[in-house]
RNA sequence: UUCUUUAAGGGGUAAACUCAUCGCGAGGUGAGGACACAAAGUUAAGGGUCUAACAUAGAUAGCCUAACUGCAAGA
Numbered sequence: 001u002u003c004u005u006u007a008a009g010g011g012g013u014a015a016a017c018u019c020a021u022c023g024c025g026a027g028g029u030g031a032g033g034a035c036a037c038a039a040a041g042u043u044a045a046g047g048g049u050c051u052a053a054c055a056u057a058g059a060u061a062g063c064c065u066a067a068c069u070g071c072a073a074g075a
Base pairs, nucleotide, nucleotide: 002075003074004073005072012037013036017032018031019030020029021028022027035062041068042067043066045065046064047063048060049059050058051057
């Protein structure tokens, strides 16, 4: 550096839902909470889905592809 794996150790994230708040909305943020996740880390580049309406837009990375980055062990 590349590939494989989640055995072990150290851990990490946080679905639905509730409260508060922002937004026309999809949704976002904070706290609680824990369905699940070996990239459920980051990026809206391509596709899909959703919102909005005249447009030139927005959301979704825990939908898929792609790119970049990363812990442990083995080869």
Source information:
c-di-GMP-I riboswitch aptamer from a Halanaerobiales bacterium, 75 nucleotides, folded computationally. The organism belongs to Halanaerobiales, within Bacteria. Rfam family: c-di-GMP-I riboswitch aptamer. Rfam describes the family as follows. GEMM was predicted in a large-scale screen for bacterial structured RNA regulatory elements. It was read from a public genome assembly, where an Rfam model found it.